Model confidence (mean pLDDT): 82 of 100.
Guanidine-I riboswitch aptamer from Geomicrobium sp. JCM 19038, 98 nucleotides, folded computationally.
RNA sequence: AUAAACACUUUCUAGGGUUCCGCUCGAAGAGGUCUGGUCCGAGGGAAAGUGCAGCACAAGAUUCGUGCUGUUCACGGAGGGAAAAAAGCCCGGGAGAU
Numbered sequence: 001a002u003a004a005a006c007a008c009u010u011u012c013u014a015g016g017g018u019u020c021c022g023c024u025c026g027a028a029g030a031g032g033u034c035u036g037g038u039c040c041g042a043g044g045g046a047a048a049g050u051g052c053a054g055c056a057c058a059a060g061a062u063u064c065g066u067g068c069u070g071u072u073c074a075c076g077g078a079g080g081g082a083a084a085a086a087a088g089c090c091c092g093g094g095a096g097a098u
Base pairs, nucleotide, nucleotide: 007050008049009048010047011046012045015040016039020037021036022034023031024030025029051071052070053069054068055067056066057065073093075096079091080090081089
C1' cells in the first nucleotide's frame, strides 16, 4: 500500500430499555432499582430464502431451465445519533490494535 456480491430479505436469539399493556404503590399521580406481553435488536449470533460465483446435465440460440458445491475470516474503544428509551441498533468491517 492492498480487491471483493466481505450482498440482500424474513423469522428468531443474545442483548436492550420503558411509549403502550400488565404489575406495584397510590388521593392526584409515581415507579424499569418491576418477572413479563407489545416494542428496538446483531458485519463480527442462529436458521431459511433470494442473489452471486463455479461445475455438471438437458437443450442448441453463449438466452432460459434443473441439480450439486461454495458464499471464508473478523481484536476493537471513547464519543456522537434515534420524536418512549436504551442497546452487540446506526456512525462502523470506522479510529486504533494485530
Description: The sequence is in RNAcentral, with records from Rfam and Ribocentre. Lineage of the source: Bacteria > Bacillota > Bacilli > Caryophanales > Geomicrobium.